This is a predicted complex of two RNAs, RNase P RNA and transfer RNA, with 415 nucleotides together.
RNA sequence: AUGAGAGAAUGGGUGACUACGGAGAAAGAGUUCUCUGAGGAAAGUCCGGGCACCUUGAGUGACACUGGGUAACGCCCAGAGGGGGUGACCCCUGGAAAGUGCCACAGAAACCAUACCACCUGGUAGCUAUAGCUGUCAGGAAAGGGUGAAAAGGUGGGGUAAGAGCCUACCAGCAGAGGAGUGAUCCUCUGGUUGGGUAAACCCUGUCAGGUGCAAGGCCAAGUAGGAGGUUUAACCUCGGGUGGGCCGCUUGAGGUCCAGGGUAACCUGGAUCCCAGAUAAAUGGUCACCGCCGAGAUUAUUUUCUCGGUAACAGAACCCGGCUUACACUUCCCUCAUCCUC
RNA sequence: GCUGACGUAGCUCAACGGUAGAGCAGCUGAUUUGUAAUCAGCAGGUUGGGGGUUCGAAUCCCUCCGUCAGCU
Numbered sequence: 001a002u003g004a005g006a007g008a009a010u011g012g013g014u015g016a017c018u019a020c021g022g023a024g025a026a027a028g029a030g031u032u033c034u035c036u037g038a039g040g041a042a043a044g045u046c047c048g049g050g051c052a053c054c055u056u057g058a059g060u061g062a063c064a065c066u067g068g069g070u071a072a073c074g075c076c077c078a079g080a081g082g083g084g085g086u087g088a089c090c091c092c093u094g095g096a097a098a099g100u101g102c103c104a105c106a107g108a109a110a111c112c113a114u115a116c117c118a119c120c121u122g123g124u125a126g127c128u129a130u131a132g133c134u135g136u137c138a139g140g141a142a143a144g145g146g147u148g149a150a151a152a153g154g155u156g157g158g159g160u161a162a163g164a165g166c167c168u169a170c171c172a173g174c175a176g177a178g179g180a181g182u183g184a185u186c187c188u189c190u191g192g193u194u195g196g197g198u199a200a201a202c203c204c205u206g207u208c209a210g211g212u213g214c215a216a217g218g219c220c221a222a223g224u225a226g227g228a229g230g231u232u233u234a235a236c237c238u239c240g241g242g243u244g245g246g247c248c249g250c251u252u253g254a255g256g257u258c259c260a261g262g263g264u265a266a267c268c269u270g271g272a273u274c275c276c277a278g279a280u281a282a283a284u285g286g287u288c289a290c291c292g293c294c295g296a297g298a299u300u301a302u303u304u305u306c307u308c309g310g311u312a313a314c315a316g317a318a319c320c321c322g323g324c325u326u327a328c329a330c331u332u333c334c335c336u337c338a339u340c341c342u343c
Numbered sequence: 344g345c346u347g348a349c350g351u352a353g354c355u356c357a358a359c360g361g362u363a364g365a366g367c368a369g370c371u372g373a374u375u376u377g378u379a380a381u382c383a384g385c386a387g388g389u390u391g392g393g394g395g396u397u398c399g400a401a402u403c404c405c406u407c408c409g410u411c412a413g414c415u
Base pairs, nucleotide, nucleotide: 001339002338003337004336005335007333008332009331012291013290014289015288016287017286018285020037021036022035023034024033025032026031039314043325044324046323047322048321049320050319051213052212053211054210060209061208062207063206064205065079066078067077068076069075080093081092082091083090084089094204095203099202100201101198102197103196116145117144119140120139121138122137123136124135125134126133127132153171154170155169156168157167158166172194174191175190176189177188178187179186180185217248218247219246220245227239228238229237230236231235255274256273257272258271259270260269261268262267292311293310294309295308296307297306298305344414345413346412347411348410349409350408353367354366355365356364361398369385370384371383372382373381391407392406393405394404395403
């Protein structure tokens, strides 16, 4: 320098004018003043909860290495095993020796059975020279060829008529013993046997889950909410009040910021401090100035100074939280790896 | 706002996890004086995109995109 990998942050600030939503105060000519008003994903609605109603429960669904975190999770943290990559780093995860199903085509055979070619032994027929060759029958064996994605451990040596874990060394896997670890698992020794794949097929084991969702649900309705007056301190009474009926639920919450402590970490504990949208056809916009940031040019030994331009992307609350996923600018920062070049 | 279904050729639809097909439409030829109908043949597919499971995916799983429908 180029190309990669991992993590984090930002998404301009202040003021004036103006347009709009919400709350409060004042005035009583139709207004005035003050405060406040989107996000890191508010998104997708893919998971998990709170809350509300209906229900008491069969079917079914989701998840799955180990330990921890959490209100909970399919999320997060730390570890184990396996796989991919030159590497930084990334991805995957119960059980196939309970049973059932499936494994097209090809192939003898796709899972308990089997032999097409080739191999070996014996009988028999023919040819022939006693060897041998060809055909046929019975048996052995599964090492070689061939088929396939996959063929019942792999490789080397011995052994045999030919062969075979038949024997042996190493490797893979299984079982047992000892040791380390909370555990997944790992290390060492010994043994003899080798049991196809598929559970993101049914299923088995374990854990969890009843269903629906704020368009849940509730109150009032010739009278809601806000307003005025009164009785009286917490409600009630009177007046009056509308038409796309209104109100509650509705925003103080597993809340934000800072500090201290514990923990490898996720996270937890304690203290201080703050209040930060609540609309219902749905507000949060625009212009200007200054500052900041970015880029280009000029100037300066350097710091600097000046001029010009830009200040954007994805998007946008609607009951509320915790996650995941996806989108995001010629944005920014930090760490790491590979290759090449230069010193 | 909440919930559900679907996406395959130009259109309408098929397809047990095992070479993606059918009808209509299109093109070429035959038939006809000519056209239609009919007959023979041909072309046309990222199975909405991406990733995974599997020997093998339109089909099974995850995630994005789009379309349609229902609930006051």
Rfam match: Bacterial RNase P class A. It is annotated as a ribozyme.